[in-house]
Context: one part of a larger RNA
RNA sequence: CUAGCUAAGGGAAAUCGGCAAAAUGGCUCCGUAACUUUGGGAUAAGGAGUGCCAGCUUUGUGAGGAGCUGGUCUCAGUGACUAGGGGGGCCCGACUGUUUAAUAAAAACAUAGCUCCUAGCAAGCCCGAAAGGGUGUGUACUGGGGGCGACACCUGCCCAGUGCCGGCACGUGAAGCCGGGGUUCAACCUGGUGAAGCGCCGGUAAACGGCGGGGGUAACUAUAACCCUCUUAAGGUAGCGAAAUGCCUUGCCGGAUAAGUACCGGCCUGCAUGAAUGGUAGAACGAGGUCCCCACUGUCCCUAGCUAGAACCUA
Repeated sequence: CUAGCUAAGGGAAAUCGGCAAAAUGGCUCCGUAACUUUGGGAUAAGGAGUGCCAGCUUUGUGAGGAGCUGGUCUCAGUGACUAGGGGGGCCCGACUGUUUAAUAAAAACAUAGCUCCUAGCAAGCCCGAAAGGGUGUGUACUGGGGGCGACACCUGCCCAGUGCCGGCACGUGAAGCCGGGGUUCAACCUGGUGAAGCGCCGGUAAACGGCGGGGGUAACUAUAACCCUCUUAAGGUAGCGAAAUGCCUUGCCGGAUAAGUACCGGCCUGCAUGAAUGGUAGAACGAGGUCCCCACUGUCCCUAGCUAGAACCUA
């Protein structure tokens, strides 16, 4: 050094972090909270028992099962092996699942479910210069595409820009066609007509996206329900908020600690939250992230000893 084991007293003081180790552990009986989608949570938590021998009771066709009384041994009776540590708060993702074969398993992807767009079938979408083929020997309760991502409560305002859809009196508008001029014939010049598109008109945000500034005002002060003004397409609604988002910032107050840039609960002054680029809540679940408590321990105070093996040194 590698693998394994043991340590008085203390018990996380170690450390980025309880990483690692220890502890828990089977079965029977008792008992079991908040919360909850009433299924769960739950082996919650917590507690008692556990070997062997004798006699007896009861049950079963039986092998056996359930029990009572007494005795008895050990440090120790699930005696070895096998064999959950537990509880609480918060963040994220609903869940089981999937993933970077060989540094990432996750909060990423997927998912049921919600919604929008598209397509009437010789369709639409996809593969293919084409023939042809897939979807599909299917037919809108279907196929294809986009977004969100169970359930619950909800999803505000803006169509000015960009996109998409629709309309169209009019404008513009290529070739071609019609007419005029011109030429020996042409070239050439010119007027009209003229599709899509664009202009124009309208619709559309679970389309891409966006969602203000200044000044004044209440009989303490402070603040401003209120008023004035500039301005926009509209000026951020319900919610949530120092947050996986807050620069200043270790914000301020409270809790926990002797002491807490962390954590939890409030506040709102949101540098730069916000509603399917979803908002908020949330039981269950998670080799996810973070904080606390109990138990436990060589992580540590502070090291020591033992077993096996290896390297090295010496003979």

The part of an RNA shown here (large-subunit ribosomal RNA, domain IV) has 315 nucleotides and comes from a Dysgonamonadaceae bacterium. It matches the Rfam family "Bacterial large subunit ribosomal RNA". Model confidence (mean pLDDT): 87 of 100.